A computed fold for a 521-nucleotide part of an RNA from a metagenome, annotated as small-subunit ribosomal RNA, 5' domain. The coordinates come from a structure-prediction model, not an experiment, and the mean pLDDT is 85. Its Rfam family is "Bacterial small subunit ribosomal RNA".
[in-house]
Context: one part of a larger RNA
Order: sequence, then C1' cells, then structure tokens
RNA sequence: GGAUGAACGCUAGCGGUAGGCUUAACACAUGCAAGUCGAGGGGUAACGAUAUCUUCGGAUAGGCGACGACCGGCGCACGGGUGAGUAUCGCGUAUGCAACCUACCUAAAGCUGGAAGAUAGCCCCCGGAAACGGGGAUUAAUAUUCCAUAAUGUUCGAAUACCUCAUGGUAUAUGAACCAAAGCUCCGGCGGCUUUAGAUGGGCAUGCGUGACAUUAGCUUGUUGGUGAGGUAACGGCUCACCAAGACUACGAUGUCUAGGGGGUCUUAAAGGAUGAUCCCCCACACUGGUACUGAGACACGGACCAGACUCCUACGGGAGGCAGCAGUGAGGAAUAUUGGUCAAUGGGCGAAAGCCUGAACCAGCCAAGCCGCGUGCAGGAUGACGGCCCUAUGGGUUGUAAACUGCUUUUAUACAGGAAGAAACAACUGACGUGUCAGAAAUUGACUGUACUGUAUGAAUAAGCAUCGGCUAACUCCGUGCCAGCAGCCGCGGUAAUACGGAGGAUGCAAGCGUUAUCC
Repeated sequence: GGAUGAACGCUAGCGGUAGGCUUAACACAUGCAAGUCGAGGGGUAACGAUAUCUUCGGAUAGGCGACGACCGGCGCACGGGUGAGUAUCGCGUAUGCAACCUACCUAAAGCUGGAAGAUAGCCCCCGGAAACGGGGAUUAAUAUUCCAUAAUGUUCGAAUACCUCAUGGUAUAUGAACCAAAGCUCCGGCGGCUUUAGAUGGGCAUGCGUGACAUUAGCUUGUUGGUGAGGUAACGGCUCACCAAGACUACGAUGUCUAGGGGGUCUUAAAGGAUGAUCCCCCACACUGGUACUGAGACACGGACCAGACUCCUACGGGAGGCAGCAGUGAGGAAUAUUGGUCAAUGGGCGAAAGCCUGAACCAGCCAAGCCGCGUGCAGGAUGACGGCCCUAUGGGUUGUAAACUGCUUUUAUACAGGAAGAAACAACUGACGUGUCAGAAAUUGACUGUACUGUAUGAAUAAGCAUCGGCUAACUCCGUGCCAGCAGCCGCGGUAAUACGGAGGAUGCAAGCGUUAUCC
C1' cells in the first nucleotide's frame, strides 16, 4: 500500500447494488415451513344450492356443488439449514464396470381373461386423567390373494458364428421349468402389466494430487492371501468356516494434534503465500448413540423403534418433545436484522383441468457493514471590512474572494399532478393438420405499488466532518504545564523559552465518511 462477513470512537444529506451469529453442532415459548387427488373407493362431519315438511325454532333427502375423518395412489430421499465429525477414494482430476441399479419421462413391441376372502370407515359396547387402546357386527376399491394366458424376461441344459480385456461378451436357433395386469369415463380419452432401448440420477473400483509434529519408529490378527458358503442391485474379508503366514513402514507406516474438499477469493510483476463468508458442485450431519422398516430411491431434519441426557404434562398408573427450516426468545459475545407481504413472476409436489400447497422464490422492513454514483451551489465582488490569531506593534502579516453585496442555476429538498415495464399464459372460442399439437381473435391475472420514472411551482433554499502537523510523512506559531500532567507505530518528547503534552489560531490529508484495533499478503 491493498484486503475484510469485521468491531470500537467521533460524525452523518440521498440513491443504486450486493451483504448481515465468524462466538454456544448452547437451550428453545409461539406461529408458519409438505401436501395433493372425489376423473381410484366406501361414504357424508361441517358449508351451500334445490326439493319436501314445518309448531317458523327447525327437520328430512348424498339425488347435487363440494368435502372433515377413513381406505388407496403419488409426493414427503427434492427444495431449505449447518460444518460437529472426517487427513479419507471424502474431495479434485483422469479412467474403468465383461461386477451394477434407476420411480416419474421418451420411443418400440405385445397384453389387459376369470375368481375369492378380508379390512379401515360407518354402527354398537367397553377401558383410560390423558396419550390412546380393546371387543362385536357389517362394507368397498386402481388395497390384498388365487387361477388362466405368456416371451424377447429369469433359472437350468446344450449348439454355432463372431469378438475381446483374464474371468468372458454379443448374435442366432433350441429343450425344460417359473413369473403379469385395474379399472374410471362426459366414450373423446385417462390409466394398468411385461419386455427392449434411451434419457436422467446414482452405486462401485482404480492411477495421480490433497495439513502439522520423528521431542510419534515400528504397526496389524479379519490382520494379508487362498478355497468354499452366505449376503448385496453389484465386485470384494463385506460376513462366516477351514487353510497358509502374510500385509504396511524413513519414498514416513502407526500415533497425536488440527481441518469439511473444490470452483474460487485476497495479495503479488510473477513464482509464491494466505484463505474457503456470500454464489455454484461434491461430501457429512439433523438432541447424543444405535437399529432397521417402507420404498425405484433413506438406514430418512419437520417418519418409526431402542438406550441416554434434558425439558414439559399427569388423576402417579402413565404419557409428550427435538428450530444446524423462516421469523422470534434467552444465553454466550467486541459483534450480526422483521414473530412482515405475496404465490404476481421463476421453480417444485399433487391433479385431466380448474386449482390447492410451497418461510423454495420474489418482494418489502432494519443496519454507512462494503462497493458505486450524486449533492451540500456557480459567476462577479478589495475599503483586502468587522472580529480572531501573530509580529520587529502610531504600523504590518494572516484568516481571505473568504464574508457582506450583485447576478445566475435548481441536481437534491418540499408541495401538487401524471404514471410504468416486469404478463406471457393456463381455461373457454374459431380454424388447420388429424386426436394433441399449432395458429388466430378476444378476455382475465401485479405482492412489490400509486413504487420507479416524468412534469410544474417555490427558493441558495434542506445537507461536513474526521484525523494529523519533531523525523520517517504532506502540514507551524502563540499560550498553559514544568521528568508533573501526559504523548508514543519506531526513533523518542516533557526537569521554565516544548513546532513532540493540553488549548487556541493557522495549515495538511481524506471526505459522508474519517481514524483506531484485529487478521492476511
């Protein structure tokens, strides 16, 4: 000198843009953050329409719009948070899988026949303070089960050709065994099952790279390898039985300490050094530890079970909970914001759609915490005014064209008026191709917001500080103090003439900021 997710002191006019718990992965009151589908089902607790009855209070009717709870489907494995753990195939990069999986989506081929028993809900009864639980009767499905059909699928047997990378792979023909489905409909369609291929997303393996300490030198028994079995989507000591005695290590094993990794960021001429906030990719975690279930996918932040610590409720028998989601609270700390608005846009889930949900997201609020931009006027004006300060003091210097005064301008400010873009769609209509796409015309939808912006009027009007002035280092005098009070980054200054302390005048530097502290180069 540059830089910062900064803090502190003094000061402060405006706008844009980006950022905002670096500490206690400490504990959390309250609200919200994941639902949706009635075009799968039995149905009807609210609401509404309609009809009927009515004592005018209301009652009845799932036939209708809709729909609480329930069965079922899809989603909840995404999105959002945090960096505790991890020195590791975790990450980065480059390869491989002839050792693998992939819901929804796309393309192609084929199929969608028949039957059965339950169960939630509803109804009845019982237990419990509650959380919730038990029994009986009855009922449906795209829930469940069985039968049929079936290969290009799976398993086993065996043949030929081609190929490779060792096990082998691909193609063709062949024998046996096994395995499937679901309906709804406005009749247009939407679905369901099997197989193949693709796409997307993952899994696994390997080469190389990826901290400190040798005041850590030996370390290891599923350890290293083999055979066999089990297990997995898949290879493998992944697990187990048996056999052998190996494997790693001064090219640093093992141990201890520290740490999420990368793209990047800061600095530098570069090499290098430091760093890993915001944004993007990957990983790990979700009170602590463990376990599996469901599922295409989890060993699952707002799922389950067990143990532990903590908090809460209790009728003492027993129960409930997990903000490292968004706000917010306490605590810690030098220190870090609102218990805001909207689904209008972008995106996600469900749905045929309308739509519903979305603290993702988009916006607004707070903070000079960074960066960028603008302003606080401009021109003229000497009797060089008054006042202040200084001196060699009837005088001079400086503040200083500074002020007064004259003319001009109106960014900004205030008042009033106008006023966006972000919106294209979806649905409905018409037409074309010909069956879900395209085109057309018309209409609807804005949280931000009466915001940005524009115009008119008024009037220099509404707007400057901070640090320094001995040398380094730009900028000097007077007064006070008297090794005191104090200053200080280093050298050092102060003991009676202090340009170094405190004040004043003046000056220098930067400027809505300026200094100090901390850290990095």